RNA sequence: AUGAACCUUCGGGGUUGGGUGCAAUUCCCUACCGGCGGUGAGGAUACAUGUAUGCAUGUAUCUCCAGCCCGCGACUCCUGGCCAGUAAUGGCUGGGACUGACUUGGUGUAAUUCCAAGGCCGACGGUAUAGUCCGGAUGAGAGAAGGUGAAG
Numbered sequence: 001a002u003g004a005a006c007c008u009u010c011g012g013g014g015u016u017g018g019g020u021g022c023a024a025u026u027c028c029c030u031a032c033c034g035g036c037g038g039u040g041a042g043g044a045u046a047c048a049u050g051u052a053u054g055c056a057u058g059u060a061u062c063u064c065c066a067g068c069c070c071g072c073g074a075c076u077c078c079u080g081g082c083c084a085g086u087a088a089u090g091g092c093u094g095g096g097a098c099u100g101a102c103u104u105g106g107u108g109u110a111a112u113u114c115c116a117a118g119g120c121c122g123a124c125g126g127u128a129u130a131g132u133c134c135g136g137a138u139g140a141g142a143g144a145a146g147g148u149g150a151a152g
Stems, first nucleotide, its partner, number of pairs: 002152001005148006017029003031132002033122002035072004042063009067120002076097009102118005124135003
């Protein structure tokens, strides 16, 4: 340094202004928001090489980068196992299904990622029809950070 296993903490944002109406943050115009990992041509520093001394290239380290490209999580549905219980039921833990949305132009060796423009998408229950309000949820969770650490 790697690292089985274990522990702790963290881990989602958003209805402005107006219209209609008895009633809408739900409709209409407008406004606003973008989970996690990957990919991706940004930036900084150091070193090496080249150099026309402006810089270029390479390597290393640090840092940043996609709602709509790839994958994951959440919601919903189906289902197996284990534990507690007389039972009803509850708890724990697996598997499966489902799972939204992008184009054009520019630059360039290379971009659905950069720049510009115009688009599009967003579980379930409640309620005047909800991505943004209330609720399940002080939940769950992709994962992130830190700690302990067998054996080799």